[in-house]
Two RNAs folded together computationally: RNase P RNA and transfer RNA, 426 nucleotides in total. Its mean pLDDT, the model's own confidence on a scale to 100, is 76. Rfam match: Bacterial RNase P class A. Rfam links the family to the GO terms tRNA processing, dimeric ribonuclease P complex and ribonuclease P activity.

RNA sequence: CAAGCAGGCCGGGCAAUCGCGGGCGGCUCUUGCCGUCUGAGGAAAGUCCGAGCUCCAUAGGGCAGGAUGCUGGAUAACACCCAGUGGGGGCGACCCCAGGACAGUGCCACAGAAACAUACCGCCGGCUUUCGGGCCGGUAAGGGUGAAAUGGCGAGGUAAGAGCUCACCGGCAGCCGGGUGACCGGCUGGCCGCGGUAAACCCCAUCCGGAGCAAGACCGAACAGGGGCGGGUGGCCCGCCUGUGCCCCGGGUUGGUCGCUGGAGGCGGCCGGCAACGACCGUCCUAGAGAAAUGAUUGCCGCCUCGCUUCGGCGAGGGCACAGAACUCGGCUUACAGGCCUGCUUGGCAC
RNA sequence: UCCUCGGUAGCUCAACGGUAGAGCGGGCGGCUGUUAACCGCUAGGUCGUAGGUUCGAAUCCUACCCGAGGAGCCA
Numbered sequence: 001c002a003a004g005c006a007g008g009c010c011g012g013g014c015a016a017u018c019g020c021g022g023g024c025g026g027c028u029c030u031u032g033c034c035g036u037c038u039g040a041g042g043a044a045a046g047u048c049c050g051a052g053c054u055c056c057a058u059a060g061g062g063c064a065g066g067a068u069g070c071u072g073g074a075u076a077a078c079a080c081c082c083a084g085u086g087g088g089g090g091c092g093a094c095c096c097c098a099g100g101a102c103a104g105u106g107c108c109a110c111a112g113a114a115a116c117a118u119a120c121c122g123c124c125g126g127c128u129u130u131c132g133g134g135c136c137g138g139u140a141a142g143g144g145u146g147a148a149a150u151g152g153c154g155a156g157g158u159a160a161g162a163g164c165u166c167a168c169c170g171g172c173a174g175c176c177g178g179g180u181g182a183c184c185g186g187c188u189g190g191c192c193g194c195g196g197u198a199a200a201c202c203c204c205a206u207c208c209g210g211a212g213c214a215a216g217a218c219c220g221a222a223c224a225g226g227g228g229c230g231g232g233u234g235g236c237c238c239g240c241c242u243g244u245g246c247c248c249c250g251g252g253u254u255g256g257u258c259g260c261u262g263g264a265g266g267c268g269g270c271c272g273g274c275a276a277c278g279a280c281c282g283u284c285c286u287a288g289a290g291a292a293a294u295g296a297u298u299g300c301c302g303c304c305u306c307g308c309u310u311c312g313g314c315g316a317g318g319g320c321a322c323a324g325a326a327c328u329c330g331g332c333u334u335a336c337a338g339g340c341c342u343g344c345u346u347g348g349c350a351c
Numbered sequence: 352u353c354c355u356c357g358g359u360a361g362c363u364c365a366a367c368g369g370u371a372g373a374g375c376g377g378g379c380g381g382c383u384g385u386u387a388a389c390c391g392c393u394a395g396g397u398c399g400u401a402g403g404u405u406c407g408a409a410u411c412c413u414a415c416c417c418g419a420g421g422a423g424c425c426a
Base pairs, nucleotide, nucleotide: 001347002346003345004344005343006342007341008340009339010338012301013300014299015298016297017296018295020039021038022037023036024035025034026033027032041322045333046332048331049330050329051328052327053212054211055210056209060238061237062236063235065208066207067206068205069204070084071083072082073081085098086097087096088095089094099203100202104201105200106197107196108195120143121142122139123138124137125136126135127134128133151169152168154166155165156164170192171191172189173188174187175186176185177184178183216258217257218256219255226249227248228247230242231241232240251425252424265284266283267282268281269280271278272277302320303318304317305316306315307314308313352422353421354420355419356418357417358416361375362374363373364372369406377393378392379391380390381389399415400414401413402412403411
């Protein structure tokens, strides 16, 4: 310098004028006006997971259902995160995947003899023959089919063959050693009997009661009655609670206050830990509205595009990525113009 | 906020994990004096998008994009 890998950050700036939401203060006296402070994001998004919080009079047992799925850790919790193990990909930095297919059942189209129990061609032996072949048996080395064909390769062996035997490799079982563990290493045995699929049913282990701030609490306004006997409860059963005004039909209102933002919070330091993270100390306060404000204009600068260029710049345009808080956090996923930083890998060149 | 469905040919809809079909519509031909009806032939598909599981995906899993529908307050 080029090509990449991993991680982090920013994502228009400043000033003036006008305008909008919220808090506080003052004036006014029901409605506004004035002053002052403050007012979007890394994803506020999708609502995909996990919690806090609130209610369901209790959250109890069983069935059903759902989620997760190598090991250990971390956490309020998780499907996230950290560290490791095994397998796969990449020259590499690095990335991706993950329980069980000897519990049982199902499926594996077409082709092929055969898809889980077999032999089409072939090879070999015996019998037979009208010499084309036929019958019986052995075999699975070779051919053919297929996505997939029953350990691989070589040698010995054999009628032909075959883990039949042997060396190496792979798998399995047992023992020993290491590790908290997933697992790893070594030795022995000849055991090779073991197809794939669980994002097919299923099995195993762990977890899960339901709903969601329109939760829920209080105040107020309006309304008309009629019917059912059950309701709390969610898919079902048992158990438990409670029994008439609000469970259903019909009717009425589209008001106010609280919940409502200071929190498992941000930043910095230090300590423990490989890390995720945790303890301690200091410091900071940062939206809380009704379908809903956070904007617009101008000037200068920055960026992008286009044109001109004497390569110094000049002019025009774009208002400039994705997007828009609605109870709050921790994650995941998705969208994102442009730019910056750190570490690492491979290759080239120079010293 | 919480749920439930759906996306396949121009339209309306089918399709056990194994070659994507039907009806209507379109085109061409026949029948008829002509048109319709009828008969025959025929074209037309990123199965909403992307990734994965599998030998193989419209179908199974995950993420995303569209569309439709439902529930909630008071006494």